A computed fold for a 342-nucleotide RNA from Variovorax ginsengisoli, annotated as Bacterial RNase P class A. The model forms 91% of the base pairs in the Rfam consensus. The sequence is in RNAcentral, with records from ENA. Lineage of the source: Bacteria > Pseudomonadota > Burkholderiales > Comamonadaceae > Variovorax. Rfam family: Bacterial RNase P class A. It is annotated as a ribozyme. Its family is annotated with ribonuclease P activity, dimeric ribonuclease P complex and tRNA processing in the Gene Ontology.

[in-house]
């Protein structure tokens, strides 16, 4: 230099305007939605997507339900050795396989428990026998060089033919799991509708029409308690498996353990934008200019100016660790093969 392998990081940057949405704090105690509960409204100051927030695929935190030990069913993992809260993730290794390599894959327990399976060829394919030879004892048959017959021994077929493979086919063997999941759940609390109480009523309560009295009507009506729904708070976002260090010790490494800083989105029409401006930066297009090959025409390429255009995949919804998959382009550092030079 060319072509690869594996890690890591970054996902435009700053101002200016007006906005949205959470937090505090001051300011009033109004006003504004609601029967309430409870929300919201001012003005400063601060916070406001991601490496994947994606899927929701595996493990937990947390809830609520269920539980006395154990078993069986169901799921689910699998060399061996760590790390984890925890895992089916990670790390290291050993062993298979692919790769010239660097590295990548890996469905690597067990097939003397016991079933099942095997395309095409092939006589035969998992169950033993058979194709052709051989043909002991011996037997059949008038007889024969024929026929049965243990045994042994060969050709072809195929991936595999009395011997072995599959266990990602059942099953065995160890190990592991209660169930459901923030629409969990806990609190506050309307209407209507039902339910318990107590009073009260056919000895006429209510209701209801019409000239206070009459006529209709006919089982209810008052009042109280409670569960539940709709609404609304917590749960939830400031104290954790938290984050972040050019730092320290362990440990090959996944991690651990110390030290020092920080608090860092958070809603239920769901918020996290728009517009200008300036630098950076890919891509096309002009102008001018160098520089390399050419006889030249010209190619190619670098550095500037300018106009244009464009900056991926995607977007939190109880939270964490993983995986999977999707992604325009750029940076670091490391390895490896090839070819040149020295």
């Nucleotide at each position: 230099g060319a072509a690869g392998c594996a890690c890591g990081c970054c996902a435009g940057a700053c101002c200016g305007c007006c906005g949205c949405u959470g937090g505090u704090g001051c300011a009033a105690u109004u006003c504004c939605c609601g029967a309430a509960a409870g929300g919201g409204a001012g003005c400063a100051c601060u916070g406001g997507a991601g490496g994947a927030a994606c899927g929701u695929c595996c493990g937990g935190a947390c809830u609520g339900c269920a539980c006395a030990g154990g078993a069986c069913a169901g799921c689910g993992c699998a060399g061996g050795a760590g790390u984890u809260a925890a895992c089916g993730a990670c790390u290291c290794u050993c062993c298979a396989c692919c790769g010239u390599g660097a590295g990548g894959u890996g469905a690597g327990g067990a097939u003397c428990a016991g079933a099942g399976c095997a395309a095409c060829a092939g006589a035969g394919a998992c169950g033993a026998g058979u194709c052709g030879g051989u043909g002991a004892a011996g037997g059949g048959g008038c007889a024969a060089c024929c026929c049965c017959g243990a045994u042994c021994c060969g050709g072809g077929u195929g991936a595999a033919a009395c011997g072995g493979g599959c266990a990602a086919u059942c099953u065995c063997u160890g190990c592991g799991c209660g169930c459901a999941g923030c629409a969990a759940c806990a609190c506050c609390a309307a209407g209507u509708a039902g339910g318990c109480c107590a009073g009260u009523a056919u000895u006429g309560a209510g209701g209801u029409g019409g000239u206070u009295c009459c006529g209709c009507u006919g089982a209810g009506c008052u009042g109280g308690c409670g569960g539940g729904u709709a609404g609304g708070u917590g749960g939830c976002a400031u104290c954790g498996a938290g984050c972040c260090g050019u730092c320290c010790g362990g440990g090959c490494a996944a991690c651990c353990g110390g030290c020092g800083g920080c608090c860092c989105a958070g809603a239920u029409u769901a918020a996290u934008g728009g517009c200008g401006g300036u630098c950076a930066c890919g891509c096309c297009g002009g102008c001018a200019u160098c520089g390399u090959c050419g006889c030249a025409a010209g190619a190619c390429g670098g550095c500037g100016c300018c106009g244009g255009u464009g900056c991926a995949c995607a977007g939190a919804a109880u939270c964490c660790g993983g995986c999977u998959u999707a992604u325009c382009g750029g940076c670091g550092a490391g390895c490896u093969u090839c070819a040149c030079a020295c």